[in-house]
RNA sequence: UUGAUGGGUAGAGGCUGCAAAACUUAUAAGUACGAUGUGCGAGUGUGACAACGUUGAACACAUCUAAAAGGAAGUUUUGCCGAAGUUCUUUUUUUGCUGUCACUGAAAAAAGAGCUGGGGGUAUUCUGAACAAGAAUGCCACUGUCGUUUAUGUUUUAACAUAAGCGAAGAGCUACAGGGUUG
Numbered sequence: 001u002u003g004a005u006g007g008g009u010a011g012a013g014g015c016u017g018c019a020a021a022a023c024u025u026a027u028a029a030g031u032a033c034g035a036u037g038u039g040c041g042a043g044u045g046u047g048a049c050a051a052c053g054u055u056g057a058a059c060a061c062a063u064c065u066a067a068a069a070g071g072a073a074g075u076u077u078u079g080c081c082g083a084a085g086u087u088c089u090u091u092u093u094u095u096g097c098u099g100u101c102a103c104u105g106a107a108a109a110a111a112g113a114g115c116u117g118g119g120g121g122u123a124u125u126c127u128g129a130a131c132a133a134g135a136a137u138g139c140c141a142c143u144g145u146c147g148u149u150u151a152u153g154u155u156u157u158a159a160c161a162u163a164a165g166c167g168a169a170g171a172g173c174u175a176c177a178g179g180g181u182u183g
Base pairs, nucleotide, nucleotide: 008176009175010174011173014081017080018079019078020077021076022075023074024073025072034064035063036062037061038060039059043052044051045103046102047101048100049099050098084116085115086114087113088112089111090110091109092108093107094106095105117143118142120140121139122138123137124136125135126134127133145168146167147166148165149164150163151162152161153160154159
């Protein structure tokens, strides 16, 4: 330098470590749906078929009635430390707007490839009802681990500890046992 490989057990990072479940609370929202009235005048997410519609579609306004899911916070329990998450591609399943099929939207699972040590702040973009929260990318400091340099201390040297600077990534790091090889 190139290729191949990445054994086992047990652990650590944190007081906001990660994820799941249950319960409670607020928000969603006086919003959607529904009913009545008025206005308007031909359509009802897109395409086809059907059905409904001038005895008034869709839409707007007013009144009455009036939710829910996702997401969030807290508590408890459980499983854990690539915990877990996320991007792209492909495949499968489910679901929704009058009905069927197809499209678009949303959710879940699997495979492949990529990124992220951890939590935080911030800017842009996207998702979202949202000023909550999340995702991607960039920047900022903090924190843990290892490597390396300098200084100090213990010390016969080695080695260890502390502080600071620089760098790296979890296929990492620490400890133990076993196996193999070399000195």
The RNA shown here (Lysine riboswitch aptamer) has 183 nucleotides and comes from Planococcus glaciei. The prediction has a mean pLDDT of 77. The organism belongs to Planococcus, within Bacteria.